[in-house]
RNA sequence: CGCCGAACCUGCGACAGCAGGGCCGGGGACCCAAUUUGCAUUGGGGUGAAUCGGCUUCAUUGCCGUAGGGCGAUCUUCCUCGCCCGAACCCGUCAGCUAACCCGGUAGGCGGCCGAGGAAGAA
Numbered sequence: 001c002g003c004c005g006a007a008c009c010u011g012c013g014a015c016a017g018c019a020g021g022g023c024c025g026g027g028g029a030c031c032c033a034a035u036u037u038g039c040a041u042u043g044g045g046g047u048g049a050a051u052c053g054g055c056u057u058c059a060u061u062g063c064c065g066u067a068g069g070g071c072g073a074u075c076u077u078c079c080u081c082g083c084c085c086g087a088a089c090c091c092g093u094c095a096g097c098u099a100a101c102c103c104g105g106u107a108g109g110c111g112g113c114c115g116a117g118g119a120a121g122a123a
Stems, first nucleotide, its partner, number of pairs: 001111004008021005022106006032096001043094001044091004052065004068085005074122007
């Protein structure tokens, strides 16, 4: 200086921390939707791009794909090309949507030292 992500800004404070704003997430009516839900050896749901297959393995164990997602340097969109991700965790038997209202989060992790091009627009 830049990237993923909501995870930034302001004020007070020696610090710890607190408060507010912004951004993000959850719960929660009418109406609409659903009328098939629970139990039984099988619940159900949420954040997130991170789903779903095939082969393989004692085992997502390993590999190959894939829905989907990210980056390429003034910014946005489109096209081409290149490089990646395609996880992890949480609630606890419970939640469709959802105005009012209510409750939370504001982490963590990485890269670079002149950058891949083209088009349109903006600043």
A computed fold for a 123-nucleotide RNA from a soil metagenome, annotated as c-di-AMP riboswitch aptamer (ydaO/yuaA leader). The coordinates come from a structure-prediction model, not an experiment, and the mean pLDDT is 86.